[in-house]
Context: one part of a larger RNA
RNA sequence: CGCAGGAGGCUUGAGGGGGUCCGCUCUCAGUACGAGAGGACCGGAGCGGCUGGGCCGCUGGUGUACCAGUUGUCCCGCCCGGGGCACAGCUGGGUAGCUAAGCCCAGAUCGGAUAAGGGCUGAAGGCAUCUAAGCUCGAAGCCGACCCCAAGAUGAGGCCUCCCCAUGAGGGCCCUUCGAGACCAGGAGGUUGAUAGGCCGCAGGUGGAAGCCCGGCGACGGGUGGAGCCGAGCGGUACUAAUAGCCCGAUCGG
Numbered sequence: 001c002g003c004a005g006g007a008g009g010c011u012u013g014a015g016g017g018g019g020u021c022c023g024c025u026c027u028c029a030g031u032a033c034g035a036g037a038g039g040a041c042c043g044g045a046g047c048g049g050c051u052g053g054g055c056c057g058c059u060g061g062u063g064u065a066c067c068a069g070u071u072g073u074c075c076c077g078c079c080c081g082g083g084g085c086a087c088a089g090c091u092g093g094g095u096a097g098c099u100a101a102g103c104c105c106a107g108a109u110c111g112g113a114u115a116a117g118g119g120c121u122g123a124a125g126g127c128a129u130c131u132a133a134g135c136u137c138g139a140a141g142c143c144g145a146c147c148c149c150a151a152g153a154u155g156a157g158g159c160c161u162c163c164c165c166a167u168g169a170g171g172g173c174c175c176u177u178c179g180a181g182a183c184c185a186g187g188a189g190g191u192u193g194a195u196a197g198g199c200c201g202c203a204g205g206u207g208g209a210a211g212c213c214c215g216g217c218g219a220c221g222g223g224u225g226g227a228g229c230c231g232a233g234c235g236g237u238a239c240u241a242a243u244a245g246c247c248c249g250a251u252c253g254g
Stems, first nucleotide, its partner, number of pairs: 001152001005163007015149004021049007033038001050107006059100004066093005071086006110144003117137004164253001170248004174190005195241003198237005204230003211224005
């Protein structure tokens, strides 16, 4: 932009894509079979591998805007307490998110037509013959069934609800933003507001702040006190910012 007005929601499925996997154990049964050695079909139960999809409650990884410890040096006049730099200085942990090695699910089953092959009926060819007419079986393979996308399927489909003629439906710009995202797009919002930030509470992480008091000559230890600090999480709250506004768009749809 189109789908001959517009909006929201639910769909059909032409067509396309994905998948289709492998092994082991137990049982049937030491049965059938076999002189023995050996040793099944069919059916049933379980476990695993591989691959694919999803997820982060668990186990972990990462986590350069979280916390703590610590070395050297420079600085905040000095002490105390801190800041910068040194790979994030180094070390120990770690929320959210993202993740696999973690967790969940799937590759089930059935049908149709067949291959090699097995057969039935059966002539040519009084017999025989699975084939010449006809018919029936028969694969991890083929086509469905299963999962996903899908009406730009321009052949643009269907259904439901609603809106629009002077009080113009609806859309866009702009702004706050997002487990959405390269940009665009998409989603949530824009004061009739919880969209983001801030603040408050909680979760969670660090692991016991500073100051003061006590003990010790001191290094240091103890108490106040699960303290202080605290990114992304959950909830609340209009304190801040989404202000104000502008543009496109018709006349019930040839």
A computed fold for a 254-nucleotide part of an RNA from Acetothermia bacterium 64_32, annotated as large-subunit ribosomal RNA, domain VI.
The sequence was found in a public genome assembly.
Its mean pLDDT, the model's own confidence on a scale to 100, is 89.